Transfer RNA from a Candidatus Acetothermia bacterium, 73 nucleotides, folded computationally.

[in-house]
């Protein structure tokens, strides 16, 4: 330099055919325990990498850019 895949909650990741953003772990609070842990319940936490485009409507489609991983040279 070229190609492919990826970027969504603090971490690891889903999100189908474009139509109201989710799970596990973690965190906070309450219950449980002599206490811790476990377990149960509730809750907080999101510029869906950035900018533009298409559309009535975009996490999802298109373009560019940035970053990460792998392959080729």
């Nucleotide at each position: 330099g070229g190609g492919u895949g990826g970027u969504u909650a603090g971490c690891u990741c889903a999100g189908c055919u474009g139509g109201a953003a989710g799970a596990g772990c973690g965190c906070a609070u309450g219950c449980u325990u002599g206490a811790c842990g476990u377990g149960c319940a509730u809750g907080a936490g999101g510029c869906c990498a950035u900018a533009g485009g298409u559309u009535c409507a975009a996490g999802u489609c298109c373009u560019a850019u940035a970053c990460c991983a792998c392959c080729c040279a």
It matches the Rfam family "tRNA". It is annotated as a transfer RNA. About the family: Transfer RNA (tRNA) molecules are approximately 80 nucleotides in length. Model confidence (mean pLDDT): 83 of 100.